The RNA shown here (transfer RNA) has 71 nucleotides and comes from a Planctomycetota bacterium. Its Rfam family is "tRNA". By type it is a transfer RNA. Rfam links the family to the GO term triplet codon-amino acid adaptor activity. Lineage of the source: Bacteria > Pseudomonadati > Planctomycetota. Model confidence (mean pLDDT): 81 of 100.
RNA sequence: GCGGGCGUAGCAUAACGGUAAUGCACUGGCCUUCCAAGCCAGCUACGUGGGUUCGACACCCAUCGCCCGCU
Numbered sequence: 001g002c003g004g005g006c007g008u009a010g011c012a013u014a015a016c017g018g019u020a021a022u023g024c025a026c027u028g029g030c031c032u033u034c035c036a037a038g039c040c041a042g043c044u045a046c047g048u049g050g051g052u053u054c055g056a057c058a059c060c061c062a063u064c065g066c067c068c069g070c071u
Base pairs, nucleotide, nucleotide: 001070002069003068004067005066006065007064010024011023012022013021018054026042027041028040029039030038047063048062049061050060051059
């Protein structure tokens, strides 16, 4: 220099054009004599900037970061 993959909550992952979900963690409540476990609720996220579309986490372009391959 060229090509490819990945980027979503504190962490690990889903969602292949129509409400952003699950587990663990955290907070509050219930339960318990207390703790743990269990149950209920809450909290917090689509790397960035544009484009396409009625509508984008998803498609297109650029860019940033990480990883892999080629030279």